RNA sequence: GAGCGUUAUGGGCUAACUCGUCAAAAGGCGGGGUCGCAAAGCUAUAGGGUCUAAGGUGCUUUUAAGCAUUAUGACAGCCUGGCUGCAGAA
Numbered sequence: 001g002a003g004c005g006u007u008a009u010g011g012g013c014u015a016a017c018u019c020g021u022c023a024a025a026a027g028g029c030g031g032g033g034u035c036g037c038a039a040a041g042c043u044a045u046a047g048g049g050u051c052u053a054a055g056g057u058g059c060u061u062u063u064a065a066g067c068a069u070u071a072u073g074a075c076a077g078c079c080u081g082g083c084u085g086c087a088g089a090a
C1' cells in the first nucleotide's frame, strides 16, 4: 500500500398508527411518527411466493344480490437471484 473484516464514528431509511390524497380493492404518494433494518438502496420483463378481484367466466336466486374462479392490478420490510453503495480500530 492492497484485500478480507469486527467494533465504533458520521450519517441513512422508516413498521405499526395517524392526517391528506389517488385507486374497485390490494396498495401507492405526501406530512407526522420511529417497530426495526448493514443494503429496509434499485430491480415485479430474473425466479418463486403472497395479497386484491374492477372487468371476464360459471353457479345460485322471487327481486336485489350472493358465491366460486381468474391478473392485465399490487407487495422489494416474504424468500432466492442480479446491479449499485458509506465506513473501516483490533
Stems, first nucleotide, its partner, number of pairs: 012037002017032006035077001041083003046080003049075003055070006